[in-house]
RNA sequence: GCCUCCAUAGCUCAAUUGGCAGAGCACGCCACUUGUAAUGGUGAGGUUAUGAGUUCAAAUCUCAUUGGAGGCU
Numbered sequence: 001g002c003c004u005c006c007a008u009a010g011c012u013c014a015a016u017u018g019g020c021a022g023a024g025c026a027c028g029c030c031a032c033u034u035g036u037a038a039u040g041g042u043g044a045g046g047u048u049a050u051g052a053g054u055u056c057a058a059a060u061c062u063c064a065u066u067g068g069a070g071g072c073u
Base pairs, nucleotide, nucleotide: 001072002071003070004069005068006067007066010025011024012023013022019056027043028042029041030040031039049065050064051063052062053061
C1' cells in the first nucleotide's frame, strides 16, 4: 500500500435483512426477611462510531472518514 470483517444501553449480545431499538447481567426503588443474601415486581439508562446520500420510512442499503481484528505484498 491492497483486501475482508466488526462498531447498537456501564458490560455481553439480539433486532426474523427497510416499518414502534430489545434481552440478560449490572444500577435505583418496592415486596419478601429479625437483618443480609437469594428470589419476585417495577423504573431509569441509546444522536445504533462520525458525516453525507437513497427512500414515505435507515441500526439495516450506498459513499467517505475514524477506531479495532484478520489476511496479502

A computed fold for a 73-nucleotide RNA from a Chloroflexota bacterium, annotated as transfer RNA. Taxonomically the source falls in Chloroflexota (Bacteria, Bacillati). Model confidence (mean pLDDT): 81 of 100. It matches the Rfam family "tRNA". Rfam describes the family as follows. Transfer RNA (tRNA) molecules are approximately 80 nucleotides in length. The literature on the family includes a 1997 paper in Nucleic Acids Res by Lowe and Eddy, "tRNAscan-SE: a program for improved detection of transfer RNA genes in genomic sequence".